RNA sequence: GAUAAUAGCAAACUCGUAGUAAUACGGGGACGCAAAACCAUGGGUCCAGGAUACAAGGAUCGCCAGGUUACCGAA
Numbered sequence: 001g002a003u004a005a006u007a008g009c010a011a012a013c014u015c016g017u018a019g020u021a022a023u024a025c026g027g028g029g030a031c032g033c034a035a036a037a038c039c040a041u042g043g044g045u046c047c048a049g050g051a052u053a054c055a056a057g058g059a060u061c062g063c064c065a066g067g068u069u070a071c072c073g074a075a
Base pairs, nucleotide, nucleotide: 001072008033009032013028014027015026016025017024018023031062037068038067039066041065042064043063044060045059046058047057
């Protein structure tokens, strides 16, 4: 970060599985993504439990920030 090229990922929805749940994984499917690759470190949001408070657990990286790594090479 391009009216480029080679690739890549895969939202919603749906089927199956796991889970109390949020949600995750696999198949189908593409809303989109120049890091929509990885990391739960800080913040936010969600689940759970209940109460008057402090705190702890789980999830989300396609919410924001940060860190690590990666393809191409026009302006």
This is a predicted structure of a 75-nucleotide RNA (c-di-GMP-I riboswitch aptamer) from a Desulfuromonadales bacterium. The RNAcentral record of the sequence draws on Ribocentre. Model confidence (mean pLDDT): 84 of 100.